[in-house]
RNA sequence: GCAGAGGGCUGGAUGGCCGCGGGGGCUUUCGGGCCCGCGAGGAAAGUCCGGACUCCACAAGACAGCGGUGCCGGGUAAUGCCCGGCCGGGGAAACCCGAGGGAAAGCGCCACAGAGAACAGACCGCCCCCGCUUGCGGGGGUAAGGGUGAAACGGUGGGGUAAGAGCCCACCGCGCUUCUGGUAACAGCGGCGGCACGGCAAGCCCCACCGGGAGCAAUGCCAAAUAGGGAUCGCGCGUGGUGCAAGCCACAGGGACGUCUUGUCCUGAGCAGGUCCGGGUUGGCAGCUAGAGGGCAUCUGGUAACAGGUGCUCAAGAUGAAUGGUCAUCGCGUGAGGGUAACCUUGCGUUACAGAAUCCGGCUUAUAGGCCCUCUGCGCAU
Numbered sequence: 001g002c003a004g005a006g007g008g009c010u011g012g013a014u015g016g017c018c019g020c021g022g023g024g025g026c027u028u029u030c031g032g033g034c035c036c037g038c039g040a041g042g043a044a045a046g047u048c049c050g051g052a053c054u055c056c057a058c059a060a061g062a063c064a065g066c067g068g069u070g071c072c073g074g075g076u077a078a079u080g081c082c083c084g085g086c087c088g089g090g091g092a093a094a095c096c097c098g099a100g101g102g103a104a105a106g107c108g109c110c111a112c113a114g115a116g117a118a119c120a121g122a123c124c125g126c127c128c129c130c131g132c133u134u135g136c137g138g139g140g141g142u143a144a145g146g147g148u149g150a151a152a153c154g155g156u157g158g159g160g161u162a163a164g165a166g167c168c169c170a171c172c173g174c175g176c177u178u179c180u181g182g183u184a185a186c187a188g189c190g191g192c193g194g195c196a197c198g199g200c201a202a203g204c205c206c207c208a209c210c211g212g213g214a215g216c217a218a219u220g221c222c223a224a225a226u227a228g229g230g231a232u233c234g235c236g237c238g239u240g241g242u243g244c245a246a247g248c249c250a251c252a253g254g255g256a257c258g259u260c261u262u263g264u265c266c267u268g269a270g271c272a273g274g275u276c277c278g279g280g281u282u283g284g285c286a287g288c289u290a291g292a293g294g295g296c297a298u299c300u301g302g303u304a305a306c307a308g309g310u311g312c313u314c315a316a317g318a319u320g321a322a323u324g325g326u327c328a329u330c331g332c333g334u335g336a337g338g339g340u341a342a343c344c345u346u347g348c349g350u351u352a353c354a355g356a357a358u359c360c361g362g363c364u365u366a367u368a369g370g371c372c373c374u375c376u377g378c379g380c381a382u
Base pairs, nucleotide, nucleotide: 001378002377003376004375005374006373007372008371009370010369012330013329014328015327016326017325018324020039021038023036024035025034026033027032041353045364046363048362049361050360051359052358053215054214055213056212058263059262060261061260062259063258066211067210068209069208070207071085072084073083074082075081086100087098088097089096090095101206102205106204107203108200109199110198123146124145125142126141127140128139129138130137131136132135154172155171156170157169158168159167173195174193175192176191177190179188180187181186219286220285221284222283229277230276231275232274233273238251239250240249241248242247253267254266255265256264294313295312296311297310298309299308300307301306331350332349333348334347335346336345337344338343
């Protein structure tokens, strides 16, 4: 200097004038006036995960159903997230990717081509024997060579054979296993075995672990209004006490969860429960912004994720939905001219993706331009 890889920051600044929204202070003739300070994001997007919080009368346990995750260890409030490692794949490397448990529990699939696609198979071929019209036919053996295919029932070399084949041997691969290292996933040296019939589980399935539902349009309060509305289904319409009766109390029974057990609650004679039709309310206030990790700086421990400590600081809360416009300067980008260059003059633009709506932690997706750090490789110079 070039090519590549990983990570981080930024994505305008300052001042004046006018305009908008909240907060605080002062004041008011209650209409308002003045002053101070604040006012979109790294993704606010996707609504894909996990929570905080709120409600559902259900709570606890077990089972089922459904859904999710899937190597090992650590982190976190938690996760399907993050960090570190192992194994596999890609890459020359730095690095990147993995839907990473089980194919000997069972079922299923592998089109077409091909002889044959999982206890398969003989198309071409190779070898032996017989016949004969001398290159044909028949019989037997074979799966090493060729072909088909994404993939052909281990690979290379040697021996052996009529020709061949793990038929035998060596090494590799595969399976089992002692020992060693490691918390573990796993790795390594060695030993034994000719060695089970491939792949797919992001096909069903098996195994292990996790999991109530709905969501700020949750929910609560105030005000106001209406029709304490109507129909229907199922079960039941029993017992005891008290009372003149109405009524009250208790029990049986019934109901509230997918099922069961325990507990609790409702109902107990017109209701708890189910279904359908219809009516009123569309107003205001709260929830609403100080946080499980808010932000900045720093210390300790840890490979890291992260945990703990100290100091400083407080940054939108709208509700048809505010945060804008303009001028000037600087910055950045760009066009033209001058200049060896640095730079000078002048014109243009303020540029990308994009807008809070309960909040937080992640992941994913989009992103003009600019800057920084680290690593890999190649070339050159010293």
A computed fold for a 382-nucleotide RNA from Rhodobacteraceae bacterium Alg231-30, annotated as Bacterial RNase P class A. It was read from a public genome assembly, where an Rfam model found it. The coordinates come from a structure-prediction model, not an experiment, and the mean pLDDT is 75. Its Rfam family is "Bacterial RNase P class A". Rfam links the family to the GO terms tRNA processing, ribonuclease P activity and dimeric ribonuclease P complex. Rfam classes the family as a ribozyme.